Predicted 3D model of a 113-nucleotide RNA (Glycine riboswitch aptamer) from Rivibacter subsaxonicus.
The RNAcentral record of the sequence draws on Rfam.
Lineage of the source: Bacteria > Pseudomonadati > Betaproteobacteria > Burkholderiales > Rivibacter.
Rfam family: Glycine riboswitch aptamer. Rfam links the family to the GO term glycine biosynthetic process. From the family's description: This family represents the bacterial glycine riboswitch.
[in-house]
RNA sequence: CGUUUCCUCACUGGAGAGAGGCCGCCCCCGAGGCGGUCCACCGAAGGGGCAAGCGAAGUCGGGCAGAGCCCGCCGACGCCAAUCUCUCAGGUAAAGCGGACAGCGAGGGCAAA
Numbered sequence: 001c002g003u004u005u006c007c008u009c010a011c012u013g014g015a016g017a018g019a020g021g022c023c024g025c026c027c028c029c030g031a032g033g034c035g036g037u038c039c040a041c042c043g044a045a046g047g048g049g050c051a052a053g054c055g056a057a058g059u060c061g062g063g064c065a066g067a068g069c070c071c072g073c074c075g076a077c078g079c080c081a082a083u084c085u086c087u088c089a090g091g092u093a094a095a096g097c098g099g100a101c102a103g104c105g106a107g108g109g110c111a112a113a
Stems, first nucleotide, its partner, number of pairs: 003113003006108004011103003018039001020038007040092003046088001047086003053079003058074001060072005
């Protein structure tokens, strides 16, 4: 200097799993709405955990040998990923909301590579 990652906004696509039981309230008296509770399940808001690898106190062994330096094995511990894993949170008819991630576009920005 600046591309990508990154951040923001808008549009588009976007999965999984009980229309569960019981109790209470509301009501337009229902396959409705809300709350509580119990069990069963899902993983793709968010959150937690882990690998190789990199670094590393230290012990031990070896070499030179004055202090110490060099080499090697092991190594507590630190950093370290996910669509893996946990299931805290969230979610489990349709609709709606949400939705990791992806695409198109506009803007931001050099924090990291």